Predicted 3D model of a 91-nucleotide RNA (c-di-GMP-I riboswitch aptamer) from a Planctomycetota bacterium. The coordinates come from a structure-prediction model, not an experiment, and the mean pLDDT is 83. It was read from a public genome assembly, where an Rfam model found it. Its Rfam family is "c-di-GMP-I riboswitch aptamer". Gene Ontology term of the family: cyclic-di-GMP binding. The family is grouped with related families in Rfam's "c-di-GMP_I riboswitch clan". Rfam's curators write: GEMM was predicted in a large-scale screen for bacterial structured RNA regulatory elements.
[in-house]
RNA sequence: CCUCGAUAAAGGCAAGCUAGCUGGAAGGCUAGUACGCAAAGCCGCGGGGCGGAGACAACUUUUUCUUGUCAACGUUUGCUCGGCUGCCGAA
Numbered sequence: 001c002c003u004c005g006a007u008a009a010a011g012g013c014a015a016g017c018u019a020g021c022u023g024g025a026a027g028g029c030u031a032g033u034a035c036g037c038a039a040a041g042c043c044g045c046g047g048g049g050c051g052g053a054g055a056c057a058a059c060u061u062u063u064u065c066u067u068g069u070c071a072a073c074g075u076u077u078g079c080u081c082g083g084c085u086g087c088c089g090a091a
Stems, first nucleotide, its partner, number of pairs: 004089002012037002016033007035078001041084003046080002048076004054070005
């Protein structure tokens, strides 16, 4: 230095829930708590999940409601793959 990850050491992050703010929604942000995490640090590259402005179709006397299909775009890095960076040093 690379791989690897311990009942090691120093630390770190924060699921869900609660409160507030925000968004049409998924979701995001802040505070508390602590499910868990060796990258649960950063990046939406590929795949996956979620939402879906809008369009079309069906139902309907009409309108509305409802249902279905397509879909711009958005979101999820604590779904996965991949890339970049990083603390410590047992086997």